[in-house]
Context: one part of a larger RNA
């Protein structure tokens, strides 16, 4: 100078407490231990690992495993050469050559055979596979390519968590022999080292704030595919709407508080009020925190293999345990039927309308649309009318049996829908534990990425309905200033 204390004072935060609705228990999805296996590829491990890296594991992916092949390789190589493809370097071979239907082994990948059979530039009186010449290419042979092999405690980028916490420093001058201290403290005040006041300190920088993006209001501009009006043609720019462009909110105004300050409490005006609301932004550091499997890289190791290619499995394996989730236990429900109202998106190897078939998933069929134009598209949940009447049921939907559909070269291992039948556990969950202060919790659909298909109940968004408590800091947990 820090850090730490079951020291102290002051503050703050779903950090307790007020209250809502979970988890823990039941099936089931997913990760991970652990077992197990020829593999069950590998990282991630307290908050900060476990619906994580993976925004898509039948094959590929794929890195493991078993067996099958291959050995200058799947990729690449300065200089100089060549019109230009290109072309690493040396012998050799280079016209029946390179390259190749097919053909025989094989599961493939490879091996072996093999009709046919190019391509460039010279030369020759003309014709070029046949003479010549390089390059490609084949053989060997040397440089070397490869390595998701090791080391994130050699690192570079990247990220994560103290935390969107209020901090963290520096120049001069000033104290101190120093190491420092001071400025950064003290009084008040904020969300914030904000801001005022005071002062041996005056200033200044990265942080905070603001500039940026969304979202509420208004105005003006431009309108089609959007919107009005109309039976259609058409016709209007008023409304919505869409997207440029201005405007507003600044503690500005009015009272009280306060130190005449900064501020803070109320009011008025307003769509909005004191940071309006959300996001993007993340100081100095700290975890030898992660990541060598994204990418780059030192340094070690492999080099007929740890490297490359294929096939089949494996990553989905199950006595068990634990995270994070659907799905329920029911009547504020369930079935039925009938009618309503969204946002934000995707769409050309694509989205798929009407129509027709099928109880359905689906199939046939073809219109429109490169889309404010056409499709997905039915929003659900609410309403409204009926039945169920407290049961393991007209609750729940696991799990099996059969019988179909789609995707793709192929669903045994290992897909995902549909019907029919079967109909388990579960009647609110022990100690413990977790989210959340408003259009938020909760509760309802809706879409996207990734993708042939999907195991998505995951994850990123999207609007519908829409609460309860708290105005306090004693204590738990963290965090911040002095001390």
């Nucleotide at each position: 100078u820090g850090a730490c204390g079951g020291g102290g004072g002051c503050u703050c935060a779903c950090a307790c407490a007020a209250g809502c609705g979970g988890u823990g228990g039941a099936g089931c999805a997913u990760g991970u231990g652990g077992c197990u296996u020829a593999a069950u590829u590998c990282g991630a491990g307290g908050c900060u690992a476990c619906g994580c890296g993976a925004a898509g594991a039948a094959c590929c992916u794929u890195a493991c495993c078993u067996g099958g092949g291959u050995u200058u390789g799947a990729c690449a190589u300065u200089c100089u050469c060549g019109a230009a493809a290109g072309a690493g370097g040396c012998a050799g071979c280079a016209g029946g050559u390179a390259g190749a239907a097919c053909c025989c082994g094989g599961a493939a990948a490879c091996g072996g055979g093999a009709a046919c059979g190019a391509a460039c530039g010279g030369u020759a009186u003309c014709c070029a596979a046949u003479c010549c010449g390089g390059a490609a290419g084949c053989u060997g042979c040397c440089a070397c390519a490869g390595g998701u092999g090791c080391u994130g405690c050699a690192u570079g980028g990247c990220u994560g968590u103290c935390g969107u916490c209020a901090g963290c420093u520096c120049g001069u001058g000033u104290c101190g022999u120093g190491a420092g201290a001071u400025g950064u403290c003290g009084g008040g005040u904020u969300a914030a080292g904000u801001c005022c006041c005071a002062u041996a300190a005056c200033g200044a920088g990265c942080g905070a704030a603001a500039c940026c993006c969304u979202u509420a209001c208004c105005c003006u501009c431009a309108g089609u595919u959007g919107c009005u009006a109309a039976u259609u043609a058409u016709a209007g720019g008023a409304c919505u709407c869409u997207g440029g462009g201005g405007g507003g909110a600044c503690u500005g105004c009015c009272g009280g508080u306060g130190u005449u300050a900064a501020a803070c409490c109320g009011g008025a005006g307003g769509a909005a009020g004191g940071u309006g609301g959300g996001g993007a932004u993340g100081a100095c550091g700290u975890c030898a925190a992660g990541u060598c499997c994204u990418c780059a890289u030192g340094g070690c190791c492999u080099u007929u293999a740890u490297g490359c290619c294929c096939a089949g499995g494996g990553c989905u394996g199950c006595a068990c345990a634990c995270g994070u989730g659907c799905u329920a236990c029911a009547a504020u429900g369930g079935u039925g039927u009938g009618a309503a109202c969204a946002a934000a998106g995707g769409g050309a190897u694509g989205c798929c309308a009407a129509c027709g078939c099928g109880c359905g998933a689906g199939c046939g069929g073809g219109a429109g649309c490169g889309a404010a134009c056409c499709c997905c598209a039915a929003a659900a949940a609410a309403c409204a009318c009926a039945c169920c009447c407290c049961a393991g049921u007209u609750c729940a939907g696991a799990u099996c049996g059969g019988a179909g559909g789609c995707u793709g070269c192929a669903a045994c291992c290992c897909g995902c829908c549909u019907c029919c039948g079967u109909g388990a556990a579960g009647c609110c969950g022990g100690a413990a534990u977790c989210g959340c202060u408003a259009g938020u919790a909760a509760u309802c659909g809706c879409g996207g990425g990734u993708c042939a298909g999907c195991a998505a109940c995951a994850c990123c968004g999207c609007g519908g309905u829409g609460a309860a408590u708290g105005u306090g800091u004693u204590c738990c947990u963290g965090a911040g200033c002095c001390u």